[in-house]
Predicted 3D model of a 353-nucleotide part of an RNA (large-subunit ribosomal RNA, domain IV) from a metagenome. Model confidence (mean pLDDT): 86 of 100. Rfam family: Bacterial large subunit ribosomal RNA. Rfam links the family to the GO terms structural constituent of ribosome and ribosome.
Context: one part of a larger RNA
RNA sequence: AUCUAGUUAAGGAACUCGGCAACUUAACACCGUAACUUCGGGAAAAGGUGUGCCUUCUUGUGUGUAAGCCCCUUGCGGGUCAAGCAUAGGAAGGUCGCAGAGAAAUGGGAGUACCGACUGUUUAACAAAAACACAGGGCUAUGCAAAGUCACAAGACGACGUAUAUGGCCUGACGCCUGCCCGGUGCUGGAAGGUUAAGAGGAUUUGUCAGCGCAAGCGAAGCAGAGAAUCGAAGCCCCAGUAAACGGCGGCCGUAACGAUAACGGUCCUAAGGUAGCGAAAUUCCUUGUCGGGUAAGUUCCGACCUGCACGAAUGGCGUAACGAGUGCUCCGGUGUCUCAACCAGAUGCUCA
Numbered sequence: 001a002u003c004u005a006g007u008u009a010a011g012g013a014a015c016u017c018g019g020c021a022a023c024u025u026a027a028c029a030c031c032g033u034a035a036c037u038u039c040g041g042g043a044a045a046a047g048g049u050g051u052g053c054c055u056u057c058u059u060g061u062g063u064g065u066a067a068g069c070c071c072c073u074u075g076c077g078g079g080u081c082a083a084g085c086a087u088a089g090g091a092a093g094g095u096c097g098c099a100g101a102g103a104a105a106u107g108g109g110a111g112u113a114c115c116g117a118c119u120g121u122u123u124a125a126c127a128a129a130a131a132c133a134c135a136g137g138g139c140u141a142u143g144c145a146a147a148g149u150c151a152c153a154a155g156a157c158g159a160c161g162u163a164u165a166u167g168g169c170c171u172g173a174c175g176c177c178u179g180c181c182c183g184g185u186g187c188u189g190g191a192a193g194g195u196u197a198a199g200a201g202g203a204u205u206u207g208u209c210a211g212c213g214c215a216a217g218c219g220a221a222g223c224a225g226a227g228a229a230u231c232g233a234a235g236c237c238c239c240a241g242u243a244a245a246c247g248g249c250g251g252c253c254g255u256a257a258c259g260a261u262a263a264c265g266g267u268c269c270u271a272a273g274g275u276a277g278c279g280a281a282a283u284u285c286c287u288u289g290u291c292g293g294g295u296a297a298g299u300u301c302c303g304a305c306c307u308g309c310a311c312g313a314a315u316g317g318c319g320u321a322a323c324g325a326g327u328g329c330u331c332c333g334g335u336g337u338c339u340c341a342a343c344c345a346g347a348u349g350c351u352c353a
Stems, first nucleotide, its partner, number of pairs: 001348004006343003010339002014337001027051005036041001038173001052095012068080004072075001096100001108332007115324002120132002136171007148157003174319004179249003184246002186242005193237003199231002204226005211218002250268005277311001278308001289305005
């Protein structure tokens, strides 16, 4: 000097990103216990009091004899019970210490906001969470040789199940709710018309060649090659439906007898122009927005406002008791976190002898 433990005057979070770490609290019995609430909880809420030992008295329970008493079916019977013993309490008095749950073990508490309902799960070895799951809700597929999945197949799972079932996707207890848009993309349905593959079809045409012609050339059939019209399914185009499918949910200008604002009007565009609720938010750039609260002083926090850069309704919206080794803020208690350091014990390192 470091580490591991311990103690500390006065103050008591002034430390620090942050009370990190440490301290406080702690057992049992009794008293007492708020808001809120899904009436179960919250709750060990909070906050108090008692606790050793001795003596005396007393209560309950158990046991309970070849004590007593009672009964009869007279038995190794039954019932009730002194004493004694065991056990659990209660009351009064006394007594010792600084201290009686005398050691160890053994909750600090309260308020408020956010997120997630909850118990649970997770990055074995830097993340335990607001992430995942969840009960509940919805959509969708599937009629059984089910859909779906594995496999080349056989075969198997689904399921020795049968739509109150099984698969997929989304949401995520509960309460109140879940608005408008089907133009785009997807899905479902439709089939009149358009387009259209293989295939059908074979007009036409090329090569070859018998034949004809003085020649140039023409050229039947066959064979071979190319091949137009026409016919031709699904799909696509097309017509509808569908958003708890993927998704989307405007701009400019004017207007009220102070000023400001605009219930109102005009205009352009759109498939439709964001409803309820919430809102500087885990979302707000400007921003430490403005006002209020709390503090002597508050970029955080709480309550409002709404000018929402860029909330918004199952990529769910807003609330919510209980719960949380979750996150922010505040208070009480108690503390070497600090003012500001000191001492003590052990271990290690270094220096000196």